[in-house]
RNA sequence: GGAGUCGGCCGGGCGGUCGCUUCGUGGUUGGACACGGGGAGGAAAGUCCGGGCUCCACAGGGCAGGAUGGCCGUUAAUGGCGGCGCGGAGCGAUCCGCGGAAAGUGGCACAGAAAACAAACCGCCCGCAUGGGUAAGGGUGAAAUGGUGGGGUAAGAGCCCACCGGCGCGCGAGUGAUCGCGCGCGCAUGCUAAACCCCAUCCGGAGCAAGACCAAAUAGGAGGGUAGGUGGCCCGCCUCGACCCUCGGGUACGGUCGCUAGAGCCGGCGUGCAAGCGCAGGCCCAGAGGAAUGACCGCCCCCCGCGGCAGUGGGGACAGAACCCGGCUUACAGGCUGGCUCCGGCU
RNA sequence: GGCGGCGUACCCAAGUGGUUAAGGGAGAGGUCUGCAAAACCUCCAUGCAUCGGUUCGAAUCCGAUCGCCGCCUCCA
Numbered sequence: 001g002g003a004g005u006c007g008g009c010c011g012g013g014c015g016g017u018c019g020c021u022u023c024g025u026g027g028u029u030g031g032a033c034a035c036g037g038g039g040a041g042g043a044a045a046g047u048c049c050g051g052g053c054u055c056c057a058c059a060g061g062g063c064a065g066g067a068u069g070g071c072c073g074u075u076a077a078u079g080g081c082g083g084c085g086c087g088g089a090g091c092g093a094u095c096c097g098c099g100g101a102a103a104g105u106g107g108c109a110c111a112g113a114a115a116a117c118a119a120a121c122c123g124c125c126c127g128c129a130u131g132g133g134u135a136a137g138g139g140u141g142a143a144a145u146g147g148u149g150g151g152g153u154a155a156g157a158g159c160c161c162a163c164c165g166g167c168g169c170g171c172g173a174g175u176g177a178u179c180g181c182g183c184g185c186g187c188a189u190g191c192u193a194a195a196c197c198c199c200a201u202c203c204g205g206a207g208c209a210a211g212a213c214c215a216a217a218u219a220g221g222a223g224g225g226u227a228g229g230u231g232g233c234c235c236g237c238c239u240c241g242a243c244c245c246u247c248g249g250g251u252a253c254g255g256u257c258g259c260u261a262g263a264g265c266c267g268g269c270g271u272g273c274a275a276g277c278g279c280a281g282g283c284c285c286a287g288a289g290g291a292a293u294g295a296c297c298g299c300c301c302c303c304c305g306c307g308g309c310a311g312u313g314g315g316g317a318c319a320g321a322a323c324c325c326g327g328c329u330u331a332c333a334g335g336c337u338g339g340c341u342c343c344g345g346c347u
Numbered sequence: 348g349g350c351g352g353c354g355u356a357c358c359c360a361a362g363u364g365g366u367u368a369a370g371g372g373a374g375a376g377g378u379c380u381g382c383a384a385a386a387c388c389u390c391c392a393u394g395c396a397u398c399g400g401u402u403c404g405a406a407u408c409c410g411a412u413c414g415c416c417g418c419c420u421c422c423a
Stems, first nucleotide, its partner, number of pairs: 001343010012300007020039007041318001045329002048327005053207004060235004065203005070084005085098005099198002104196002106192003121138002123134004146164006165187001166185008211257004221247005227239003249422002264283003268279004301316006348419007357372003365403001374390005396412005
């Protein structure tokens, strides 16, 4: 210098003018108003996972159902993340995959002889044979019953042998996945579990329109019910002149709380390979309810067009909080930056 | 804001792992008729919302994205 790979961060800046919203103080009968503070994101998005919170037994047992799937850790929790193991791709950095097909059931179209307790189409061998032997060779297919070589045989075949592969047992290392070594077994077990299923682990249900209070109003009416506590079912527990559903009725289309100080943010130290954890210090950073977070001007920055320059015209990605967090996924103009690998050159 | 469901041709739709994706309506052409309607015959290129994955094979199974529809206010 080139090629590649894995991350991290930013995502317009400054000033002025006019607004919007919320909080505090002052002021006021109430308001208007004045001053001061705060006011979108890395994804606020999709709602795909996990938790907090609320109500129902602060949720118990069983069935059904769902999710996850190498091992260990991390965490409030996870299907996230970190480290490690095995297999595959790559020269490499690195990336991708991951329980069980030897419990059982099912499926494997077309082609092919045969798609799995088996089976002989061609070929090869024996033979007088329409019989027998043969899974080596051919051909079909996504997939054909361990591979290579040698021996053996009528021809063949783990039929026998060596190596590779596979399976089982023992010993050792490791928390473990797994690895190493030794011994044994000719080898039995095609693919498919994002097919049913089996094994292990986890999951009660609903959601802030949860839920609580206030105000206003009345026909505390009628019918039905396996009484209800919303989970799909059974049990259990709790509540009982209760409760649920439908019709009918009423009042509005209201107000307050929940509502934001939190697994919070910032930098530091310690600890751990890391994800993370601990300690002390500093900081307060949106809380609306038809729903604020904006518009204009000037200078600068970036991109595109015209131009020889000066300059001039246009544009500024994706997107927009609504109970709150931790993740994942998806969208994103442009830009900054770090580690590592390979190749080439120079010293 | 939350929760649930759906997407197959112009319209309605069956199909839920297997070769070439039923059927009806609409549409086009023809037969019949003096002309039409009805009836009958033929055709219907273009279609499984989009993109990935699992599988030998996907409309169907899994994931992501896009679009559409429905339900959820108070008292008693």